[in-house]
RNA sequence: CGAGCUGACCGAGUAAUCGCUGCAUUGCAGAGGAAAGUCCGGGCUCCACAGGAAAAAGUGCCAGGUAACUCCUGGAAGUAAGUUUUAAAAGCUUGCUAUGGAAAGUGCAACAGAAAAGAAACCGCCUAAGGGUAAGGUUGAAAAGGUGAGGUAAGAGCUCACCGUAUUUUUUGGUAACAAAAAAUAGCUAGGUAAACCCCACUUGGAGCAAGGCCAAAUAGAGAUUUUAUAAUGUUUUCCGCAUUGAAUCUGGGUAGGCCGCUAGAGAUUUAUGGCGACAUGAAUUCAAGAUGAAUGAUUACUUCAAACAGAACCCGGCUUAUGAGUCAGCUCAAUCC
Numbered sequence: 001c002g003a004g005c006u007g008a009c010c011g012a013g014u015a016a017u018c019g020c021u022g023c024a025u026u027g028c029a030g031a032g033g034a035a036a037g038u039c040c041g042g043g044c045u046c047c048a049c050a051g052g053a054a055a056a057a058g059u060g061c062c063a064g065g066u067a068a069c070u071c072c073u074g075g076a077a078g079u080a081a082g083u084u085u086u087a088a089a090a091g092c093u094u095g096c097u098a099u100g101g102a103a104a105g106u107g108c109a110a111c112a113g114a115a116a117a118g119a120a121a122c123c124g125c126c127u128a129a130g131g132g133u134a135a136g137g138u139u140g141a142a143a144a145g146g147u148g149a150g151g152u153a154a155g156a157g158c159u160c161a162c163c164g165u166a167u168u169u170u171u172u173g174g175u176a177a178c179a180a181a182a183a184a185u186a187g188c189u190a191g192g193u194a195a196a197c198c199c200c201a202c203u204u205g206g207a208g209c210a211a212g213g214c215c216a217a218a219u220a221g222a223g224a225u226u227u228u229a230u231a232a233u234g235u236u237u238u239c240c241g242c243a244u245u246g247a248a249u250c251u252g253g254g255u256a257g258g259c260c261g262c263u264a265g266a267g268a269u270u271u272a273u274g275g276c277g278a279c280a281u282g283a284a285u286u287c288a289a290g291a292u293g294a295a296u297g298a299u300u301a302c303u304u305c306a307a308a309c310a311g312a313a314c315c316c317g318g319c320u321u322a323u324g325a326g327u328c329a330g331c332u333c334a335a336u337c338c
Stems, first nucleotide, its partner, number of pairs: 002333008012303007020030004032309001036320002039318005044208004049241001051240004056204005061075005076099001077097007100199002105197002107193002122137002124133003145163006164188001165186009212260004222251006231245004267286008
């Protein structure tokens, strides 16, 4: 100096003319950061079971935030890369984590290898042989802890010392997860995997704006079949309890209209204080779509680079996915020089 990747911010504006929708009465406003997915959580609405038990489902380190959450913030632990160094360790920086339990049980792990989990004998070592052995070697992601001494036919924690490991206790720091240090016991370990079954702890009514309510109008209070109180139904399943009196299927007729719900909110912007932070509290200002076979458009000019993914349907907080120009941050590659 150039290119690429990842993450974050942003996601067009002004004026005029014509056209559409809402409110008003001559003016104002009018599709996103994801409106997508329908994966979570709620606000709101309705339902005698939102009663008990079982089942089923979800979550899973600690402490906070929030209306709440499987979300967010900070920390611990583990792990990857970088930095530093002769090298390493430790520290620091930037990421990632579906992070309770493998000594309750069951299952699974190709190939190689003699043998792969309460797993062992191929080469090797010892012995006259029978047999002993697991220190050395092979294979592998992983093969019964390391160094030294003693001991042995040859060896082996076989024994001992030191270290390591496991368990328990104490002290210190921390709200805690946890970290550090010390002591005692033990020859000492039966590895991995639970987004495998499972165990443990905690949590859990359902359905959803096509929820639900009001007004007006019209019709056939229609017909048939099965079952029916020892029955049936009751917003997930089973049983118990409770409540109600029917329940299911088919044929045929009327209506499909209008209004509400429907946008002033766990709202937005700015600012002060507190906090590492997510956020909380206060003050000031402000009202930014409500369509219903479905409005939010077209043309011209200018700014400034303006294009991609893409179109509201009750509302909100997250997560995930798609994405163009520009800006910022990090990483990688390459060039040049030393």